[in-house]
Order: sequence, then structure tokens, then C1' cells
RNA sequence: GGUGAGGUGGCCAAGUGGUUAAGGCAAGAGGCUGCAACCCUCUGAUCCCGGGUUCAAAUCCCGGUCUCACCU
Repeated sequence: GGUGAGGUGGCCAAGUGGUUAAGGCAAGAGGCUGCAACCCUCUGAUCCCGGGUUCAAAUCCCGGUCUCACCU
């Protein structure tokens, strides 16, 4: 330099045009308990950045940026 895949809460991860952006781990608050543990409830994401298409974009298109793999 080229090709491909990817970036979604603190971490992992689903969601491929409209329905509340699922779920798990961690953290915080509350309930339960004599105190704890277990268990239950609740809290939290302008979806990497900028622009475009659309009535409507995490999702489609363009550019940038970062990570990974392969080729040279």
C1' cells in the first nucleotide's frame, strides 16, 4: 500500500429501516434477614466521528478514524 471483518452502558453481547436498543457479568439504591449470604425489584447506552438518503436511521450510502485478520 491492497482486500475483508468489526467499533452498541464499566465489560461481554443481540438487534440489518418504524415496536421501550434484548440478555449476561460488574456497580449503585431498595426489599427480604437479628446481621449477612442467596434471592427479588429498580437505576444506567445522543449505538466511534462527520455528512447524505428517507416521513422515519444503531440499521442503508459516502468520507474520516481506530482495532483485528489476510495479501504484498
A computed fold for a 72-nucleotide RNA from a Nanobdellota archaeon, annotated as transfer RNA. It was read from a public genome assembly. Lineage of the source: Archaea > Nanobdellati > Nanobdellota. The coordinates come from a structure-prediction model, not an experiment, and the mean pLDDT is 80. Its Rfam family is "tRNA". Rfam's curators write: Transfer RNA (tRNA) molecules are approximately 80 nucleotides in length.